Notes:
A computed fold for a 71-nucleotide RNA from a bacterium, annotated as transfer RNA.
[in-house]
RNA sequence: CGGCCCGUAGCUCAAUGGUAGAGCAAAUGUCUUAUACACAUUGAACGUAGGUCCGAUUCCUGCCGGGCCGA
Numbered sequence: 001c002g003g004c005c006c007g008u009a010g011c012u013c014a015a016u017g018g019u020a021g022a023g024c025a026a027a028u029g030u031c032u033u034a035u036a037c038a039c040a041u042u043g044a045a046c047g048u049a050g051g052u053c054c055g056a057u058u059c060c061u062g063c064c065g066g067g068c069c070g071a
Base pairs, nucleotide, nucleotide: 001070002069003068004067005066006065007064010024011023012022013021018054026042027041028040029039030038047063048062049061050060051059
């Protein structure tokens, strides 16, 4: 310098254009002498800037970050 892949919650991952979810983790409550377990509840996220579209996490482009390959 070129090509390809990836970026969603604290972590690991879903969601192929129509209200953004799960597991684990965290907080609170019940239970317990207490902790743990169990149960219930709560908070928390689409890398960034544009474009297309009635509508974008999703499609397109630039940038940023990570990985792989080539030179």